RNA sequence: AGAUCAUCAAGAGCGGCAGAGGGACUGGCCCUAUGAAGCCCGGCAACCUCUCUAUUUUUAGAGAAGGUGCUAAUUCCAGCAUUUCCUUUUAGGAAAUGAGAGAUGAGAG
Numbered sequence: 001a002g003a004u005c006a007u008c009a010a011g012a013g014c015g016g017c018a019g020a021g022g023g024a025c026u027g028g029c030c031c032u033a034u035g036a037a038g039c040c041c042g043g044c045a046a047c048c049u050c051u052c053u054a055u056u057u058u059u060a061g062a063g064a065a066g067g068u069g070c071u072a073a074u075u076c077c078a079g080c081a082u083u084u085c086c087u088u089u090u091a092g093g094a095a096a097u098g099a100g101a102g103a104u105g106a107g108a109g
Stems, first nucleotide, its partner, number of pairs: 004106005013041001015040003021031003025079004042071003047067002049064006075101001080098008
């Protein structure tokens, strides 16, 4: 880097350093000198891990927090397809579902 599986509506600081950008991409729409990114500390959660109990051979429940992860807005919204509906109908718009893309984790080659 690619493939597979699972999850993505909850949760989390009025701290320190630092100084201009950030929200993957495109289009919107936002955040930001009342301080962006990044680093530190704090916090959240429980994918892996560990312990206990039950079940019976793999699952369920409880607890811990060692490895990750996360800590504005649903993954901020839409980007493709189908269906339904609305309008001032060569078109525009709304909703639902699914896919795609992306993020995180896990085990394998």
Model confidence (mean pLDDT): 82 of 100. Predicted 3D model of a 109-nucleotide RNA (SAM riboswitch aptamer (S box leader)) from Halonatronomonas betaini. The organism belongs to Halonatronomonas, within Bacteria.